[in-house]
RNA sequence: GCCUCGUUAGUGCAGUAGGUAACACGUGAGUCUCUUAAUCUCAAGGUCGUGAGUUCAAUCCUUACACGAGGCA
Numbered sequence: 001g002c003c004u005c006g007u008u009a010g011u012g013c014a015g016u017a018g019g020u021a022a023c024a025c026g027u028g029a030g031u032c033u034c035u036u037a038a039u040c041u042c043a044a045g046g047u048c049g050u051g052a053g054u055u056c057a058a059u060c061c062u063u064a065c066a067c068g069a070g071g072c073a
Stems, first nucleotide, its partner, number of pairs: 001072007010025003019056001027043004049065005
């Protein structure tokens, strides 16, 4: 320098022929208990890496860049 893959909540990860994002752990509150933990219930938390484009509509398609992993030279 070129190619491929990845980037989604504090962490680990789904998702989709384009229609405002699921789950687990964790966190907070409640429940229960003599107390703690566990159980059960509820809640908060995501500008889906950044910018631009296409579209009525983009996490998803196109493109540039950033970062990470692998390969070739």

The RNA shown here (transfer RNA) has 73 nucleotides and comes from Silurus meridionalis. The prediction has a mean pLDDT of 82. RNAcentral holds the sequence, with entries from Rfam. It matches the Rfam family "tRNA". Gene Ontology term of the family: triplet codon-amino acid adaptor activity.